[in-house]
Context: one part of a larger RNA
RNA sequence: UUGGGCGUAAAGGGCAUGUAGGCGGUUGUACAAGCCUGGUGUGAAAGACCCCAGCUUAACUGGGGGAACGCGCUGGGAACUGUAAGACUAGAGUUCAAGAGGGGAAGCUGGAAUUUCUGGUGUAGGGGUGAAAUCUGUAGAUAUCAGAAAGAACACCGGUGGCGAAGGCGAGCUUCUGGCCAUGAACUGACGCUGAGGUGCGAAAGCGUGGGUAGCAAACAGGAUUAGAUACCCUGGUAGUCCACGCUGUAAACGAUGUACACUAGGUGUUUUGGGGUUACCUGAAGUGCCGUAGCUAACGCGUUAAGUGUACCGCCUGGGGAGUAUGCUCGCAAGGGUGAAACUC
Numbered sequence: 001u002u003g004g005g006c007g008u009a010a011a012g013g014g015c016a017u018g019u020a021g022g023c024g025g026u027u028g029u030a031c032a033a034g035c036c037u038g039g040u041g042u043g044a045a046a047g048a049c050c051c052c053a054g055c056u057u058a059a060c061u062g063g064g065g066g067a068a069c070g071c072g073c074u075g076g077g078a079a080c081u082g083u084a085a086g087a088c089u090a091g092a093g094u095u096c097a098a099g100a101g102g103g104g105a106a107g108c109u110g111g112a113a114u115u116u117c118u119g120g121u122g123u124a125g126g127g128g129u130g131a132a133a134u135c136u137g138u139a140g141a142u143a144u145c146a147g148a149a150a151g152a153a154c155a156c157c158g159g160u161g162g163c164g165a166a167g168g169c170g171a172g173c174u175u176c177u178g179g180c181c182a183u184g185a186a187c188u189g190a191c192g193c194u195g196a197g198g199u200g201c202g203a204a205a206g207c208g209u210g211g212g213u214a215g216c217a218a219a220c221a222g223g224a225u226u227a228g229a230u231a232c233c234c235u236g237g238u239a240g241u242c243c244a245c246g247c248u249g250u251a252a253a254c255g256a257u258g259u260a261c262a263c264u265a266g267g268u269g270u271u272u273u274g275g276g277g278u279u280a281c282c283u284g285a286a287g288u289g290c291c292g293u294a295g296c297u298a299a300c301g302c303g304u305u306a307a308g309u310g311u312a313c314c315g316c317c318u319g320g321g322g323a324g325u326a327u328g329c330u331c332g333c334a335a336g337g338g339u340g341a342a343a344c345u346c
Stems, first nucleotide, its partner, number of pairs: 003318004007300002012314001014201004021194003025088003029084003033081002035077008049065006091191001092188005102177001106174004110154001114150008125136002162169002206247006215241002220236004258313006266291011295302002319346003328339004
């Protein structure tokens, strides 16, 4: 490379948007580039293959044939692909009404808790642990009552509940704003799917500048434990955690399962919603769980939310270690990120 694969063995890009490209619904007509078919020219000779012949044979040599599955020119065909103009509505989309939710910004508000401060009551302890000690308290702590301040997080509701492409998103009100679903009507008329590069978003930690700092808490200090204890436990405690703007661009970024479409037994929960029915109930759509048939799978398991059966396109894998290292390039303020070997060894 041909292949074979990617839930757990190596392997799905963290997620989206979208360029080139690849692929693409129904219908008639035209063309004939691909496609099918006929003719013709060429595809040198030698060699190779088949047959015959000549040196005694063979090697060698001579003659004939086929082939060279290619390319050019030319005639024809029109199912499929393509191209052109046209038609269609089942894909896709637009408009209107309804329900529920997420994110951001600004402003305002809320209660519980925590810590601190002030004052009152009150007296000898408090705190902490396996047990202690460091620590704190007669300069009045802890406890309790009243008041004040600050920052951060939003108990109950809360739920294999909801929403979002993913990361993720929970107090309330207001404002701005994106997407999804159901139903019906009207409209556009293939406008679609995927998507190398590109672009955007992207937890936590970290970085820069400025603010903020109640609690928690890397580092650090002390007390314990221990043979030691640079830990686990305890008392403190700074970055950080919070806000604004900018950077970083990584995670077991996981469903370890790419996106889209179609098809293939059922049963049972749940969320939102439509239709029918007086109720019981019946039935449809879109999600989200569990069990399970066929089938698949090395097994585990998956099983209409597929890991089943097919199609289109992208990404990725090719023994372990060396190594996600070195080097080069590139991005970053840095930390580092992206791309990414080989020798050697088993």
Predicted 3D model of a 346-nucleotide part of an RNA (small-subunit ribosomal RNA, central domain) from a metagenome.
Its mean pLDDT, the model's own confidence on a scale to 100, is 83.